[in-house]
Context: one part of a larger RNA
RNA sequence: UGACGGGGGCCCGCACAAGCGGAGGAACAUGUGGUUUAAUUCGAUGAUACGCGAGGAACCUUACCCGGGCUUGAAUUGCAGAUGAACGAUUUAGAGAUAAUGGGGUCCUUCGGGACAUCUGUGAAGGUGCUGCAUGGUUGUCGUCAGCUCGUGCCGUGAGGUGUCGGCUUAAGUGCCAUAACGAGCGCAACCCCUUUCUUUAGUUGCCAUCAGGUUUUGCUGGGCACUCUGGAGAUACUGCCACCGUAAGGUGUGAGGAAGGUGGGGAUGACGUCAAAUCGGCACGGCCCUUACGUCCGGGGCUACACACGUGUUACAAUGGGUGGUACAGAUAGUUGGUCGUAUGCAAAUACGAUCUAAUCCUUAAAACCAUUCUCAGUUCGGACUGGGGUCUGCAACCCGACCCCACGAAGCUGGAUUCGCUAGUAAUCGCGCAUCAGCCAUGGCGCGGUGAAUACGUUCCCGGGCCU
Repeated sequence: UGACGGGGGCCCGCACAAGCGGAGGAACAUGUGGUUUAAUUCGAUGAUACGCGAGGAACCUUACCCGGGCUUGAAUUGCAGAUGAACGAUUUAGAGAUAAUGGGGUCCUUCGGGACAUCUGUGAAGGUGCUGCAUGGUUGUCGUCAGCUCGUGCCGUGAGGUGUCGGCUUAAGUGCCAUAACGAGCGCAACCCCUUUCUUUAGUUGCCAUCAGGUUUUGCUGGGCACUCUGGAGAUACUGCCACCGUAAGGUGUGAGGAAGGUGGGGAUGACGUCAAAUCGGCACGGCCCUUACGUCCGGGGCUACACACGUGUUACAAUGGGUGGUACAGAUAGUUGGUCGUAUGCAAAUACGAUCUAAUCCUUAAAACCAUUCUCAGUUCGGACUGGGGUCUGCAACCCGACCCCACGAAGCUGGAUUCGCUAGUAAUCGCGCAUCAGCCAUGGCGCGGUGAAUACGUUCCCGGGCCU
C1' cells in the first nucleotide's frame, strides 16, 4: 500500500423477509459423468461446465473405428519435358473409390506459339497432430458495481500520501458545502435506437367520415385523404410551477397542469483490472511433431450403447378440469427449388387438378377467453409412456437411426423428503403465433411476437454478494 477478520460504523442489490409459480418424487426429451465398446471423435467442469461449441450427427457433416485404395498427393501454384482441344455418352469389373472401354467432339494463331487438359520430374504441399502455461483476436465473470487514474503543487529520508478525506445528498467519485490542494482523463449521466402523446407533410397495395352507384355478402366501384395506419420532419418533461423542510445540493406532497413526473418504460453501450479463467477444433500465428502417413479418397459402422448418478426442460397427476359443438379478437416475421387457397378423393397424415402471391394486395378466420352440452371424483371420458398392426411424406437410401397419421394397447403418476430456483408490473403465471438452421427431422431447445393478466414488499435482525470510511 493492499487483502483478510465468526472487528466497528454507513449504504445498496429479488440478498433476506412478504407473496406467486416452480425444481427435488413419476414418464419422456436433451446434455453430462460413469461404465461398456473396434469406435462410442474432440472441447467446456463451483459460482462463470452440463437443451454449452452444435442456429439441425440416416449418407454427407465427421474430426472416431474397421476394411479397400493413392503418394507432387483431395485443393492452389512456379519451372522443365512429352502427348492431346477441352469435355467425355455407353459398356464391363468392383461395396465404392477406382480401373478398362472409348460412340462422339476437333479451340485461338501473326504458324514462332498460346489457352486448356493428362502424364513424368522438380520446388512449394497437407495435418480438426501437441502446447490457450509462448501468442493475436474474441468471450465469460466480478458488474452497468461506482469506481480507476494523471499533471502541477504540498507533505514524507523512502515505499507512498494528499487530491479521491469530512458533513449533507444522489441510481451514481451525482452534486452542494467545507478543505494544501488546484485542475484534468477513463468510467456515471447525456448524445443513439424502440416504445408512449401531439403537430406537420405525403397518400398506395392502407383507410372510408361525407357524396354517388352496385351486390347474396365484402371499400366491391367511382371518388376522397377527414380518420386509422404507414414513411419523413418536428414538438414535449426541465423538480419548470405551487406548498412545506433545507444555507445549498436536494427531499416530501391522493398538489396543479399534462398522454407521460421526477432516470416515463425497454435496448445498445461493460472503466483500470481479477480468475496463468475459456478458445491453437471458427480464424490467424511462434515453437515442436508426422511425411507411401498423424496426409488424402471411398464403402460400412460409430458419435443414437446402458446395472447406474446428476443438471436443464416437456407432459401430467385433473372439475378454476377433460370431451363435443358454436362463436370473437393479435403482433412480429418469412415466402417463387417457395408460401398457400379452392374443388375432388381419403377417417387422417396426404395426394390429384385448377387458382393466387416476387407480397401494406396473397398467405392472414391464432389459442387461451366466451356460449351451450356432457362427464360427477373414479387410477376415471384424468394421464399419455410403452407395444402390435396398417399407412403418408422427405430423400440414392429411413435396418442400425427420421418425422407424421389411423386403429388397438393403455404403464408410472392422486401434488412430491432434506434442500433449492425464478420473479417487484403489463412483471410473474398462463395461451397460442413466427423465424434461423433445414431435403426431411428426433425442436419439448434457441431467438422473437403478441393475447389474458395477478399477489406482495412491515422492514434491514439474520443468509449471500457488493461499495465507502475506520

The part of an RNA shown here (small-subunit ribosomal RNA, 3' major domain) has 470 nucleotides and comes from an uncultured bacterium. The coordinates come from a structure-prediction model, not an experiment, and the mean pLDDT is 82.